[in-house]
RNA sequence: GAGUGGGGCAGGCGAUCGCGAUGGUGGCAGCACCGUCGAGGAAAGUCGGGACUCCGUAGGACAGCAUGCUGGCUAACGGCCAGUCGGGGUGACCCGCAGGAAAGUGCCACAGAAAACAGACCGCCGAUGGGCCGGGCAACCGGUCACAGGCAAGGGUGAAACGGUGCGGUAAGAGCGCACCAGUGGCCGGGGUGACUCGGUCAGCUAGGUAAACCCCAUGCGGAGCAAGAUCAAACCGGGGAACGGGUUGUCCGCCUCCGGCCUCGGCCGGUACCCCAGGUAGAUCGCAAAGAUGGAUGAUCGCCCAACGACAGAAUCCCGCUUAUCGCCCCACUC
RNA sequence: GGGCCGUUAGCUCAAUUGGCAGAGCAAGGGACUCUUAAUCCCUAGGUUGGAGGUUCGAUUCCUCCACGGCUCACCA
Numbered sequence: 001g002a003g004u005g006g007g008g009c010a011g012g013c014g015a016u017c018g019c020g021a022u023g024g025u026g027g028c029a030g031c032a033c034c035g036u037c038g039a040g041g042a043a044a045g046u047c048g049g050g051a052c053u054c055c056g057u058a059g060g061a062c063a064g065c066a067u068g069c070u071g072g073c074u075a076a077c078g079g080c081c082a083g084u085c086g087g088g089g090u091g092a093c094c095c096g097c098a099g100g101a102a103a104g105u106g107c108c109a110c111a112g113a114a115a116a117c118a119g120a121c122c123g124c125c126g127a128u129g130g131g132c133c134g135g136g137c138a139a140c141c142g143g144u145c146a147c148a149g150g151c152a153a154g155g156g157u158g159a160a161a162c163g164g165u166g167c168g169g170u171a172a173g174a175g176c177g178c179a180c181c182a183g184u185g186g187c188c189g190g191g192g193u194g195a196c197u198c199g200g201u202c203a204g205c206u207a208g209g210u211a212a213a214c215c216c217c218a219u220g221c222g223g224a225g226c227a228a229g230a231u232c233a234a235a236c237c238g239g240g241g242a243a244c245g246g247g248u249u250g251u252c253c254g255c256c257u258c259c260g261g262c263c264u265c266g267g268c269c270g271g272u273a274c275c276c277c278a279g280g281u282a283g284a285u286c287g288c289a290a291a292g293a294u295g296g297a298u299g300a301u302c303g304c305c306c307a308a309c310g311a312c313a314g315a316a317u318c319c320c321g322c323u324u325a326u327c328g329c330c331c332c333a334c335u336c
Numbered sequence: 337g338g339g340c341c342g343u344u345a346g347c348u349c350a351a352u353u354g355g356c357a358g359a360g361c362a363a364g365g366g367a368c369u370c371u372u373a374a375u376c377c378c379u380a381g382g383u384u385g386g387a388g389g390u391u392c393g394a395u396u397c398c399u400c401c402a403c404g405g406c407u408c409a410c411c412a
Stems, first nucleotide, its partner, number of pairs: 001336009011305007019038008040312001044323002047321005052225004064221005069083005084098001085096004099216002104214002106210003121155002123151003128148002130145006163181006182206002184203008229286004238277004244254003258271005337411002339406005346361004355392001363379005385401005
């Protein structure tokens, strides 16, 4: 000098004015005075989880959804811590939806011969069989064609082509055989709680990718959300009401409402007012807080300090996380 | 406050096992016509809201953002 990781602050003090909540005092009251408290690291996005509340529910399974290396922490989580593996960086360090593709199904455009129980355009060969030519008495030999056939080394295509290099082998070739290397699987041993890792040995076993495609495996999950919900409770609508009280115990006294209709004059029906009841709408209160409303408070000015005060941004039931936004400043550890 | 949707050309919308992003209207040019309209032909116009990831390959699948909408008819 450049950078990596972690943590903290994101103003402090004083004065004046102002706002909200609450307590006290005074006042009939409007209100006045005094005291206390009054946004964030993200209050945001509403992504995950929980508390709380109501609804549903015998138990279980299927379906659906979510999560997905290992161990631990936590009330819980898709969060955090530590580790393993893979990838990136010279390094400090960072990133990872990181189970299963040797359970099954699907897909892999174009190009290419072939895109997954492989396949053959160019190419190589043509040993074996066949045609033709030559030689030979014959058995047969040589040449040639590339017809049957064999091969997959090389070329070419593609994001991806069925291990790599070498030697042997062969007509040409090929894990066909061998050596080494890489991978995979089985077994044995060592280390670790575990993921995993180290070493040995065996098997030519060589197995494409995709599960942020269906799916399989393991684990978890009832639904809705404070506009949840609880309490009180107008108006309208609905249902109901004619009882009784006093007293000197005497078939005494008071009350038995208003309007309309019918009427067999006993009463009946309807309406209105009054009273009662149910439900719980408007509304209010609680839920709701040592910030806390429902027209929603948390601000402004001046002075000093400071290198500077200029960033992102403001609670709405609460809490734990994650993600995103953020001018800058400080501290610690580390790397090149 | 909570909950739920959407974003593709200037506008309205398509696009399915992930495989060349299209249609109608509008715009521009041409033809027809005395001229205009209608009609016919042609043309241009796209960071599929942004960033990152999975994949050979993303409008499509996953994650995070941005913007807009659902306002007596998403919930009082």